[in-house]
Molecule: c-di-GMP-I riboswitch aptamer
Organism: Gammaproteobacteria bacterium
RNA sequence: GCGUAAGAAGGGCAACCCUUUACUAAAGUAUUGGGGCGCAAAGUAACCGGUCUAAGAGGCUUGGCCUUAUGACAGCGGAACUGCUAGC
Numbered sequence: 001g002c003g004u005a006a007g008a009a010g011g012g013c014a015a016c017c018c019u020u021u022a023c024u025a026a027a028g029u030a031u032u033g034g035g036g037c038g039c040a041a042a043g044u045a046a047c048c049g050g051u052c053u054a055a056g057a058g059g060c061u062u063g064g065c066c067u068u069a070u071g072a073c074a075g076c077g078g079a080a081c082u083g084c085u086a087g088c
Stems, first nucleotide, its partner, number of pairs: 001088002004086002007084001012039002016035003021030003037075001043081002047078003050073003056068005
């Protein structure tokens, strides 16, 4: 330098379920403890698609329904940056 190998060893993260506390309109985020689906980037980061939500705004056949992201998802995919060990 390569980013080949779930990958021996040392480790890391933590789906989902139960649980503690908080934020939020919601989606979702963070957080305490336990179990551990899985992941070679399941580290960072919303650039491009995709997906989720609809406070606010607009519309309608109006106690509701529909549309919409400026909100969100990195464990949906692509691209970008960084990176342990082994190997070359």